[in-house]
Context: one part of a larger RNA
């Protein structure tokens, strides 16, 4: 000088407090650990592992395992012989492949041959999701979006180092102000970027409709007001007024304002830590394997279940379930795609195939409201499990999709100790769409919007963090 202290002081944070909803009990979906197994491929394990690498395991994917095959190999460069290449048929075989007949020749040309391609040989070599993430490289997680972390000069100490960076205010901040043997800078806060909320200029098409005409219908022709959507500017800066501070930096209160003190939200993560995770995204050294630790394939496996954990979804219901009217979103996706009408079908879907990029389609918005029955019941709660008949993707749906009818109707009565999220268009409740993708185990993840709340007294206590300051048998 770090670091710890059931050591002080000061401050901050959904950290406690206050308050709404959860989780922990029940079914079920996923995930992980065990345990089984020929295999259940691996990683990842306190927060910061565990609906996590996986934005999508029937094959493929696929690393695992079984069996059946190959050995210059599925790939890439030298070298060498044949044969252009492509194309049919046949046998075996689960399939990869293995054996046979057939029939043919193109492009370029100095006519020797050369260019792709198939195919033998020989050897350098390929290849390895094999180890080491305690050999790295890159990204990445946490600390933490916390306010820190340091550096020149100079000055003080023999030195390790100190000052600066403390102290007095104050900020969300090492924010900013004063003092100060310091004076200055760098990074990190902020602000600059992207969205949201206002205006206001332009531009009006496939959006718009005040006004005149028209029409079934903004359908049309006139239209640029409104909405709206691209694009460009403008605003907010404690500017102003008051109080209060030290005549400061702020902080309270108000005015006007669409918005007020960081306006909301996002992108942005300092030195460092944790030998943190990642050799399986790639890259990479060193080791190892190389007739197999490579390579091709069909099957199975990753989907097992006595059991524990995590995360979620669905209820236990009347603030409800049902049944039939009723009205209101936002985002977003579509040509190998979205599929309207129309026909039959309870239905999943099927036939048909109009439109289509502000156009047409997905598409019906759900809670909600207005009605029917239910009247407290293991129930018209509440779907789990099975049976059966179907649909639909796909070579293929049995191990192992998904959806649909009819029939079945477990367990659940609100959940010990304990523990988790949230301070406002926030939590709670409701739908709705994407990405992956044939399909699809999505109750997941990332978006959108709709309804729309209680509470915050104060920092004593929990945790966790910064700063000062003080002990230490510790480095």
């Nucleotide at each position: 000088u770090a670091a710890c202290g059931g050591g002080g002081g000061c401050u901050c944070g959904c950290a406690c407090a206050a308050g709404c909803g959860g989780u922990g009990g029940a079914a079920c979906a996923u995930g992980u650990g065990g345990u089984u197994u020929a295999a259940u491929u691996u990683g990842a394990u306190g927060c910061a592992a565990a609906g996590c690498g996986a934005a999508g395991a029937a094959c493929c994917u696929u690393a695992c395992u079984a069996a059946g095959g190959c050995u210059u190999g599925a790939c890439a460069u030298g070298u060498u012989g044949c044969g252009a290449a492509u194309c049919c048929u046949c046998u075996u075989g689960a399939a990869a492949g293995a054996g046979a007949a057939g029939g043919g020749u193109g492009c370029c040309u100095u006519c020797g041959g050369g260019a792709a391609c198939g195919u033998g040989g020989a050897u350098a070599c390929a290849g390895g999701u094999g180890g080491u993430g305690c050999a790295u490289g890159g990204a990445u997680g946490u600390u933490g979006u916390u306010a820190g972390c340091u550096c020149g000069u100079g000055c003080c100490g023999u030195a390790a180092g100190g000052u600066g960076u403390u102290g007095g205010g104050u900020u969300a901040a090492g924010u900013c102000c004063c003092a100060c043997a310091a004076c200055g800078a760098g990074u990190g806060c902020a602000a600059a970027c992207c969205u949201c909320g206002u205006g206001u200029u332009u531009a009006g098409u496939u959006a718009c409709a005040a006004c005149c005409a028209u029409u079934g219908a903004g359908u049309u022709u006139g239209g640029a007001a409104c909405c709206c959507u691209g694009a460009g500017c403008a605003u907010a800066c404690u500017a102003c007024u008051a109080g209060u501070g030290a005549u400061a930096a702020g902080c309270u209160a108000g005015a006007g304002g669409a918005a007020g003190g960081u306006g909301g939200g996002g992108a942005u993560g300092a030195c460092g830590u944790c030998a943190a995770g990642u050799c399986a995204u790639c890259a990479u050294g060193c080791c190892c394997c190389g007739u197999a630790u490579g390579c091709c394939u069909u099957g199975u496996g990753c989907a097992a279940c006595a059991c524990a954990c995590g995360u979620g979804c669905u209820a236990c219901a009347a603030u409800g379930g049902u049944u039939g009217g009723g009205a209101u979103a936002a985002a977003g996706g579509g040509u190998c795609g979205c599929g309207a009408u129309c026909u039959a079908g309870c239905g999943a879907g099927a036939a048909u195939g109009a439109g289509c990029a502000a156009a047409c389609c997905c598409a019906a918005a759900a809670c909600c409201u207005c009605u029917u029955c239910c009247u407290c019941a293991g129930u018209u709660c509440g779907g789990a499990u099975u049976g059966u008949a179907g649909g639909c993707u796909g070579c293929a749906a049995c191990u192992c999709g998904c959806c649909u009818g009819c029939a079945u109707g477990c367990a659940g009565u609100c959940g010990g100790a304990a523990u988790c999220g949230c301070u406002a268009g926030u939590a709670a409740u409701u739908g709705c769409c994407g990405g992956u993708c044939a399909g699809c185990c999505a109750u997941a993840c990332g978006a959108c919007a709709a309804u729309g709340a209680a509470u915050u007294c104060a920092u004593u206590c929990u945790c966790g963090a910064g700063c000062c300051u003080u002990g230490u048998a510790c480095a």